[in-house]
Molecule: c-di-GMP-I riboswitch aptamer
Organism: Desulfotruncus arcticus DSM 17038
RNA sequence: GUCUGAAAAAGGCAAACGUUUCGAAAGAGACGGGCGCAAAGUUGCGGGCCUAAGGCGAAAGCUAUGGCAGUCGGACUACCAGG
Numbered sequence: 001g002u003c004u005g006a007a008a009a010a011g012g013c014a015a016a017c018g019u020u021u022c023g024a025a026a027g028a029g030a031c032g033g034g035c036g037c038a039a040a041g042u043u044g045c046g047g048g049c050c051u052a053a054g055g056c057g058a059a060a061g062c063u064a065u066g067g068c069a070g071u072c073g074g075a076c077u078a079c080c081a082g083g
Stems, first nucleotide, its partner, number of pairs: 002083004012037002017032006035070001041076003045073003048068003054063003
C1' cells in the first nucleotide's frame, strides 16, 4: 500500500420507547435507553422514500425550496486484527 472481517482485544456508534426543546409536518437536537452496526463515520452527488407550510387548483389533489446517510449506489476519511 492492498485485500479480508473467522476469532480476540482497545474502544466506538446507538433502533424502538420515555422525558424535553425546535418544527406546519416529515423530521431533528439534548438526556435516559439499547435493537442492532466493521464504516450505523462524513457527504442529498444519482436513484428511492417521507412530509406539504407556501404556491397552484372549484375540489379531489399536485408540487421541495423541507427532510431521511440505520433504503440502495457513488464520493471522501478512519480504529483493531488477520492475509